[in-house]
RNA sequence: GCAGGCAUGGUAUAGAGGUAAUACGUAAGCUUCCCAAGCUUGAAUCGAGGGUUCGAUUCCCUCUGCCUGCA
Repeated sequence: GCAGGCAUGGUAUAGAGGUAAUACGUAAGCUUCCCAAGCUUGAAUCGAGGGUUCGAUUCCCUCUGCCUGCA
């Protein structure tokens, strides 16, 4: 330099046009003499900018970062 892939709560990952989800973690409450465990409820997320669309995390383009291959 060229090509391909990935980017989603704090962490690990689903979801691939129509209200963003699960586990762990985290906050409050219940339970307990206390702790742990358990139960209930909550907060927190689509890398950035454009395009298509009634509607984009999802499709297209560019950029950024990371990974892989080729040279």